[in-house]
RNA sequence: CACCGAUAAUAGCAAACCCGGGGGAACCCGGGGACGCAAAGCCACGGGUCCACUGCCGAGUCAGCGCAGCGAGGAUCGCCGGGUUGCCGAA
Repeated sequence: CACCGAUAAUAGCAAACCCGGGGGAACCCGGGGACGCAAAGCCACGGGUCCACUGCCGAGUCAGCGCAGCGAGGAUCGCCGGGUUGCCGAA
C1' cells in the first nucleotide's frame, strides 16, 4: 500500500414503534427510542421495489363523480450492483 475485519480501542449512525411537522402518495424532517450497521458516510449511475396529484386513455354516469390501465415525474443508498470519500489495526 492492497485485500481483509476482533467478544480490541476510540468515535459514529439509528429499524420497528410513539409524539410533533411537511407531502396527493411512496416517503421525508425534528424529538424520543434501539433492531441492527465497518461505510447503515455521500451520489438515484444500472437493476429492483414502492408512489403516481396533474396528465393520457378506456368503461360507467345526464352531470357531478369515482374506477381500471399507462407513466411524465417522484421515493428508497438500512434491496443489490457501481462510483466516490473516510476512522481503527488483531488474525

A computed fold for a 91-nucleotide RNA from a Geobacteraceae bacterium, annotated as c-di-GMP-I riboswitch aptamer.
It was read from a public genome assembly, where an Rfam model found it.
Of the family's consensus pairs, 95% are formed in the model.
It matches the Rfam family "c-di-GMP-I riboswitch aptamer". Gene Ontology term of the family: cyclic-di-GMP binding.